[in-house]
C1' cells in the first nucleotide's frame, strides 16, 4: 500500500438497532444539605452536531452510500 472485518453516543467508561415519547446510566467536575473540618452519604442542575457528508422516509443514533479515524486479520 491492497482486500476484509470491527468500532466511533457527555470530560472518561458505556447502554440504547424489528426506525417513532424529551437521547440515558455510572464516574469525574459544579452547587447545595448532612459534619467542628475533611471524607463518606443525600439532593439538584449542567454537560451531546449520536465521527463527518449525502441519501431513503411523514419521521434516522438506528436503514443505505461515501469519507475520516481506531483496532484486528490476510496478502
Nucleotide at each position: 500500500g491492497g482486500c476484509g472485518a470491527u468500532u466511533a453516543u457527555a470530560a472518561c467508561u458505556c447502554a440504547g438497532u424489528u426506525g417513532g415519547u424529551u437521547a440515558g446510566a455510572g464516574u469525574a467536575g459544579u452547587a447545595g444539605g448532612u459534619u467542628g473540618u475533611g471524607g463518606u452519604u443525600c439532593u439538584a442542575a449542567a454537560a451531546g452536531u449520536c465521527a463527518c457528508g449525502g441519501g431513503u422516509u411523514c419521521g434516522a443514533a438506528u436503514c443505505c452510500c461515501g469519507u475520516u479515524a481506531u483496532u484486528c486479520g490476510c496478502c